A computed fold for a 77-nucleotide RNA from an Actinomycetota bacterium, annotated as c-di-GMP-I-GGC riboswitch aptamer.
The model forms 90% of the base pairs in the Rfam consensus.
Lineage of the source: Bacteria > Bacillati > Actinomycetota.
Its mean pLDDT, the model's own confidence on a scale to 100, is 79.
RNA sequence: UUCGAGAAACGGCAAACCCGCCGUGAGACGGGGACGCAAAGCCAGGGACCUCGACCGAGGCAGCCCGGCUACCGAAG
Repeated sequence: UUCGAGAAACGGCAAACCCGCCGUGAGACGGGGACGCAAAGCCAGGGACCUCGACCGAGGCAGCCCGGCUACCGAAG
C1' cells in the first nucleotide's frame, strides 16, 4: 500500500422486538435482546429516504450509497 479466509480474539458493535425516558414527528438516549456488520468507529459535505410545515424552510437518518477522518487483527506485496 492492497486485500479479508471472517479464519483467530474470555475481542468490538448491535437490527427487529420489549421496557424506561425525551421529542408534534421522523427519531434520539438508557436497559434488555441479537438480525446482521471487517470500519455497523466518527463526520449530515453530495445524493437517496423519512418527519414537521401552506410555502420559504426546519429537522431525522452514518445499519442506503458516495465522500472525508481515524483504527484492531490477519494475509499478500